[in-house]
Context: one part of a larger RNA
Molecule: small-subunit ribosomal RNA, central domain
Organism: uncultured bacterium
RNA sequence: CUGGGUGUAAAGGGAGAGUAGGCGGCAUGACAAGCAAGAUGUGAAAGCCCGGGGCUUAACCCCGGGACUGCAUAAUGAACUGUCAGGCUAGAGUACAGGAGAGGUAAGCGGAAUUCCUAGUGUAGCGGUGAAAUGCGUAGAUAUUAGGAAGAACACCGGUGGCGAAGGCGGCUUACUGGACUGAAACUGACGCUGAGGCUCGAAAGCGUGGGGAGCGAACAGGAUUAGAUACCCUGGUAGUUCACGCCGUAAACGAUGAGUGCUAGGUGUUGGGGGGAACCCUCGGUGCCGGAGCAAACGCAAUAAGCACUCCACCUGGGGAGUACGGCCGCAAGGUUGAAACUC
Repeated sequence: CUGGGUGUAAAGGGAGAGUAGGCGGCAUGACAAGCAAGAUGUGAAAGCCCGGGGCUUAACCCCGGGACUGCAUAAUGAACUGUCAGGCUAGAGUACAGGAGAGGUAAGCGGAAUUCCUAGUGUAGCGGUGAAAUGCGUAGAUAUUAGGAAGAACACCGGUGGCGAAGGCGGCUUACUGGACUGAAACUGACGCUGAGGCUCGAAAGCGUGGGGAGCGAACAGGAUUAGAUACCCUGGUAGUUCACGCCGUAAACGAUGAGUGCUAGGUGUUGGGGGGAACCCUCGGUGCCGGAGCAAACGCAAUAAGCACUCCACCUGGGGAGUACGGCCGCAAGGUUGAAACUC
C1' cells in the first nucleotide's frame, strides 16, 4: 500500500463551531481539462516474457515476436466528473404566527432542617454500637420552649418526564440571552455535508490570590474489632466541599455505539405541537419498551440499527515491557499531550 475492522474480542477523538482539503440537488447551453475509443510518432540497445537456434548440456550467446501498462500530436465523439454562463426549488437558510422546557448568565427573595449563641423549664444522664469504649454532661448536658446568628442544600411535585453539543442543569421572582419544535407557506436560490491542523467549551479532584466555613469530611488523633488492623464500625477533626477571578484539561467524559443523508414489516407507552373533531383517527418532532426481515462469534441490535447504501473524519493490527523511557509542546505545580525500543512469552 492492498485488504479487513472499531457495542462487549485491539480499535469512535470528551464535546462543539469552523479553516484547508475531500464529497455534493434538478434541468439547459457552451468548453473538452479529466475520462473513453481508434490513428500516427516515440517509448535506444541490453535486460524481462514467449517461440526457435548455437557451443556434448547448463550458465552464456544468437534470431524472431511480445511487453515497455508511459508521453506527445491533430481531427472525431460528449454519457459521466469538471469549468463557465444563465435558470429551478424537493436540500439548506431567512422572515412571520405560536406553544413547551431543571438550556445559560446576573440580581433579589423564601421556608424546612442542621450547628452555634443567649434566656427559661428541668435533672442525671446523653451519645454511640453487633456489643462496647473513646467523647459530651452537676461549671447543669441530652430533652423542651422562646429569641438570635451563620453557611450550605432545595423535601413533596418528580416521572425509562423535560432541556442542553458534550460536561451537565431542579425552591421562587425578575432582567438579559442561546437552541429546538410546530403551523402556514412569503423570500433567498445549492448558500450543503464532513472536517486534518488551529480555536472554544469541558464532571470530580487538584493548584494560585482573596473572602466564607453550618453540615459533611481525605489526612490526622483517639476508641473498638482482630493473630495483626496503617481498614471496615464509633467519637472527634484539618485541607476540601462554598463564592469571586485565574489555572489545570483529565474520567467506566459510557449508549463502552463519530457526524450527515436516503431507504427498509409491525405492536405498545410517554412527551411537545398541528389537523379533522363527539368518541376516535391522521400528521410532524422527541423519548422508552417489545418484536419481523436482515445483521451478528454469540450476547443481542432491530426506523433512536449493531439492517441496506453513499460521503467525510478519527482510530485498531498479539500479550507483557508501557501509556513507561527519551525528546518536543503545554502547565505555578501536580501532571497532561505526543509516544518508542531492548528484552520476554